Model confidence (mean pLDDT): 81 of 100. Transfer RNA from a Ktedonobacterales bacterium, 72 nucleotides, folded computationally. NCBI's taxonomy places the organism under Bacteria, Bacillati, Chloroflexota, Ktedonobacteria, Ktedonobacterales. Rfam family: tRNA. It is annotated as a transfer RNA. Its family is annotated with triplet codon-amino acid adaptor activity in the Gene Ontology.
[in-house]
C1' cells in the first nucleotide's frame, strides 16, 4: 500500500428495513447463622462519527475513525 471481517448497555453478544433486546455484572428488597447461592423488582443505549436512500435505517449506499486477520 491492497483486501476481508468487526464496532449495539459496565462485560459477552443477539437483533440484517417496521416499538432497541438477552445473559452476566450493578442497585433495592426477600431469604439465609454468615459469605456464597437462591427468589422478586429495578436503573442503565448519541446502535463508532458524518452524509445519502426510504413513509420508516442498528440494518441498505458513500466517506471517515478505531480494532483484528490475510497478502505485498
Nucleotide at each position: 500500500g491492497g483486501g476481508a471481517c468487526c464496532g449495539u448497555a459496565g462485560c459477552u453478544c443477539a437483533g440484517u428495513g417496521g416499538c432497541a433486546g438477552a445473559g452476566c455484572a450493578g442497585g433495592c428488597g426477600c431469604c439465609u447463622u454468615u459469605u456464597a447461592a437462591g427468589c422478586g423488582c429495578u436503573g442503565g443505549g448519541u446502535c463508532g462519527a458524518g452524509g445519502g436512500u426510504u413513509c420508516g435505517a442498528a440494518u441498505c449506499c458513500c466517506u471517515c475513525c478505531g480494532g483484528u486477520c490475510c497478502c505485498a